Model confidence (mean pLDDT): 89 of 100. The part of an RNA shown here (small-subunit ribosomal RNA, 5' domain) has 474 nucleotides and comes from a metagenome.
[in-house]
Context: one part of a larger RNA
RNA sequence: GAACGAACGCUGGCGGCAGGCCUAACACAUGCAAGUCGAACGGAUCCUUCGGGAUUAGUGGCGCACGGGUGAGUAACGCGUGGAUAUCUACCUUGGGAUGGGGAAUAACCAUUGGAAACGAUGGCUAAUACCGCAUACGCCGGAAACGGGAAAGCUUUAUGCGUCCUGAGAUGAGUCCGCGUUAGAUUAGAUAGUUGGUGGGGUAAUGGCCUACCAAGUCGACGAUCUAUAGCUGGUCUGAGAGGAUGAUCAGCCACACUGGGACUGAGACACGGCCCAGACUCCUACGGGAGGCAGCAGUGGGGAAUAUUGGACAAUGGGCGCAAGCCUGAUCCAGCCAUGCCGCGUGAGUGAAGAAGGCCUUAGGGUUGUAAAGCUCUUUCGACGGGGAAGAUGAUGACGGUACCCGUAGAAGAAGCCCCGGCUAACUCCGUGCCAGCAGCCGCGGUAAUACGGAGGGGGCAAGCGUUGUUC
Numbered sequence: 001g002a003a004c005g006a007a008c009g010c011u012g013g014c015g016g017c018a019g020g021c022c023u024a025a026c027a028c029a030u031g032c033a034a035g036u037c038g039a040a041c042g043g044a045u046c047c048u049u050c051g052g053g054a055u056u057a058g059u060g061g062c063g064c065a066c067g068g069g070u071g072a073g074u075a076a077c078g079c080g081u082g083g084a085u086a087u088c089u090a091c092c093u094u095g096g097g098a099u100g101g102g103g104a105a106u107a108a109c110c111a112u113u114g115g116a117a118a119c120g121a122u123g124g125c126u127a128a129u130a131c132c133g134c135a136u137a138c139g140c141c142g143g144a145a146a147c148g149g150g151a152a153a154g155c156u157u158u159a160u161g162c163g164u165c166c167u168g169a170g171a172u173g174a175g176u177c178c179g180c181g182u183u184a185g186a187u188u189a190g191a192u193a194g195u196u197g198g199u200g201g202g203g204u205a206a207u208g209g210c211c212u213a214c215c216a217a218g219u220c221g222a223c224g225a226u227c228u229a230u231a232g233c234u235g236g237u238c239u240g241a242g243a244g245g246a247u248g249a250u251c252a253g254c255c256a257c258a259c260u261g262g263g264a265c266u267g268a269g270a271c272a273c274g275g276c277c278c279a280g281a282c283u284c285c286u287a288c289g290g291g292a293g294g295c296a297g298c299a300g301u302g303g304g305g306a307a308u309a310u311u312g313g314a315c316a317a318u319g320g321g322c323g324c325a326a327g328c329c330u331g332a333u334c335c336a337g338c339c340a341u342g343c344c345g346c347g348u349g350a351g352u353g354a355a356g357a358a359g360g361c362c363u364u365a366g367g368g369u370u371g372u373a374a375a376g377c378u379c380u381u382u383c384g385a386c387g388g389g390g391a392a393g394a395u396g397a398u399g400a401c402g403g404u405a406c407c408c409g410u411a412g413a414a415g416a417a418g419c420c421c422c423g424g425c426u427a428a429c430u431c432c433g434u435g436c437c438a439g440c441a442g443c444c445g446c447g448g449u450a451a452u453a454c455g456g457a458g459g460g461g462g463c464a465a466g467c468g469u470u471g472u473u474c
Stems, first nucleotide, its partner, number of pairs: 001474004006470005013346006019339002021304001026302003030299003035062003040059002043056005069257003078182008087174002092170007100134001102132002109124006140149003154162002156159001183229003190220003195217008232254004236247004259280005282293004310336001312335003318332001319330004349379004359370004383415001385410005393401001418463005423444003429458005439446002
């Protein structure tokens, strides 16, 4: 000098754009953050013009693996980059083929009944795009072949409708493997028995000690193994002429985590933030038998801290889920609120005005300076205020923002300047007070009676809605 997710002190007019728990991955009251489909199904309630319609607890389907948060763990194929394939991929696109005939249940409901509650138990009835067989199978799977195995579902407003099943290809997404790169410590030198490799088997969508039995005795390491400490990684960001150094907030990609530890279930996909089970700590309810919970979602509370915001509006736009659709849901998102936290822009007036007024300060008492500064005169009206009009953003309709942006008009210089510094470095000097005191200070150093260095004043310099200080990085 530059920079900052900053903080503190003094001060503070407006707007645009951005940013806002860096600390306790501490604990959380309350509300909301994932639903939707009656064009899959039976019932119940209500309305009815008797044609039908509305609402919906339950069964069923799709979604809840996305979106949003955090950085605890992780020195690792975690990430970055370049390759590889032994694999899967719901919805979507595009081909080929099929959609025949049966069956047995079960929730809801009814009855009885347990419990304080959470939640159940028994018996009976019923439907389906829920479940199970049979038939069929170009292609599919197994097999050398013969041959064997494996599907389906209907609905309606009857349409160029929405679906269902098998199978090929694509697209998208994901899994796995490998080369190279990726902090510090040797006051960490040896580490390792599923350990290293092979064979058989198991397991997985898939390779593989991934697992298991047997066999062999290997494997890694001063080119730093192991251990310890620290840390999410990257695109980037800051600085710098560059090389480099530091860093990883916001935005974007990847990874990991969801009270702590473990586990699987369902599913195309999870070992699943607002799912389940077990254990633990904590909090709450209880009739003491037993139950309920998980803000590192958005707000908000306590706590910690130098320090970081509203328990706001809307689905209008963009996007997502479901639905044929109408539409519903969406604290994603779009907006608004708070904060000079930052960057950028604008304003706090312009011209004229010497009797160089008064006052202040200094003075050699003549004067000098503040100073064209003020007053006065002549103007202007940005921003703000008040009144009126009023968007684009929305393809036909639909606007939270918002009576916002913007435009017009009205009044009036009116409502709007501070902070730091003035010994040298370093731009800017005098007087008074103080008297090694009180104090200043980034370094050198000032102060002990003439202090341009302390405190006040006048004057001056710098920056300016900011200015200084502190902290950190280059």